[in-house]
Context: one part of a larger RNA
RNA sequence: UGACGGGGGCCCGCACAAGCGGAGGAACAUGUGGUUUAAUUCGAUGAUACGCGAGGAACCUUACCCGGGCUCGAACGGCAGAGGAACAAUCCAGAGAUGGUGCGGCCCUACGGGGCUUCUGUCGAGGUGCUGCAUGGUUGUCGUCAGCUCGUGCCGUGAGGUGUCGGCUCAAGUGCCAUAACGAGCGCAACCCUUGCCGUCAGUUACCAUCAAGUAAUGUUGGGGACUCUGGCGGGACUGCCACCGCAAGGUGUGAGGAAGGGGGGGAUGACGUCAAAUCAGCACGGCCCUUACGUCCGGGGCGACACACGUGUUACAAUGGCGGCCACAGAGGGGCACUACCUGGCGACAGGAUGGGAAUCUCGAAAAGCCGUCUCAGUCCGGAUCGGAGUCUGCAACCCGACUCCGUGAAGCUGGAUUCGCUAGUAAUCGCGCAUCAGCCAUGGCGCGGUGAAUACGUUCCCGGGCCUUGUACA
Repeated sequence: UGACGGGGGCCCGCACAAGCGGAGGAACAUGUGGUUUAAUUCGAUGAUACGCGAGGAACCUUACCCGGGCUCGAACGGCAGAGGAACAAUCCAGAGAUGGUGCGGCCCUACGGGGCUUCUGUCGAGGUGCUGCAUGGUUGUCGUCAGCUCGUGCCGUGAGGUGUCGGCUCAAGUGCCAUAACGAGCGCAACCCUUGCCGUCAGUUACCAUCAAGUAAUGUUGGGGACUCUGGCGGGACUGCCACCGCAAGGUGUGAGGAAGGGGGGGAUGACGUCAAAUCAGCACGGCCCUUACGUCCGGGGCGACACACGUGUUACAAUGGCGGCCACAGAGGGGCACUACCUGGCGACAGGAUGGGAAUCUCGAAAAGCCGUCUCAGUCCGGAUCGGAGUCUGCAACCCGACUCCGUGAAGCUGGAUUCGCUAGUAAUCGCGCAUCAGCCAUGGCGCGGUGAAUACGUUCCCGGGCCUUGUACA
């Protein structure tokens, strides 16, 4: 100087407390460990691995296993030599890769050749092989915590200290005062995006107050620029005003005004560094290793196994509910072999037609809620696993191993031990909708969107993490 203490002081955080809803029990989905296996490819492992890399494993992907092939090689560059357009229908063999057959089938030229391409040889190739403890880049975490430093000066033999301490204040090393320090940098804040209010400009595909036309009905049509909305510019919030406390910074107020009040809400933004943290399998790269194989092509299998154990989720155990009928109201997005109104067929998944829109125009499109009826506490009209049968769709192909539909079947489960997680407001809880990936989909995941919409916080003694000052230390 740090680090540590079941030392002290001050302070903060859904850290505790106060509340609400969960997990831990059940079934299933998914990830992991283990076991098994020819293979169950690899990585991630307290917090900071475990619905993680994977934002799509039937083939492909694919790196694994078995088997069948190739060796200038699946892709690319250079050189030398030989040949020919490239490419390749058809048929045969084969699991395919591939081999055979070979219908057809060039351009430019200064005639030297060149373009393109096959074969032979060769120099490079190729490797998801190893090392993240050789690395770059990127990322997680402490932590959006308020810290981490520098120049000059001063103090100290020196390591180093001071500044950065103290008092007050703040979300903040935020500011004020004090001060052997005076300044400055990286962080904080602000500048950026979004949302909430107003003005202005503009007005189609959005809108419809006034006027007119028209209809069974509808902004449908003429028209309008008011309103809503869209999207460009600007305003608006600054403790600015008032009262009180305070030297000041600042704080308090059922103060005024205001759409909004003291950081208005949300996001992006992550200092010096820590964990030899993660990644050589995204990519790049040093070294090492393989070179008729640790490269590469193909068929099939595996990554989906299953006595078990754990994590994360979904659905429930019901009456604030289930079922049937009627009936409203969003936002953000997507759409060209994709989204499809409407019509017809089918109980349905869907199929066959048909039309619109590269989309504020057409289209994909709510559920909970509300109203009426029924069930009356039961393993049930709860719950839907599992299994049987029949189908639909995607795709070369759904056996291993897809999703969906219909009929039947109807398991466990009656609120879950010790323990443990999230959340402070349009939040939790609850309800549906969209998107990426994608032929299809194992999505209950991820990322977004809106609808309905709570309870509680006395307080900081205690648990966890952190910041500042101080003290002890046999630790560095």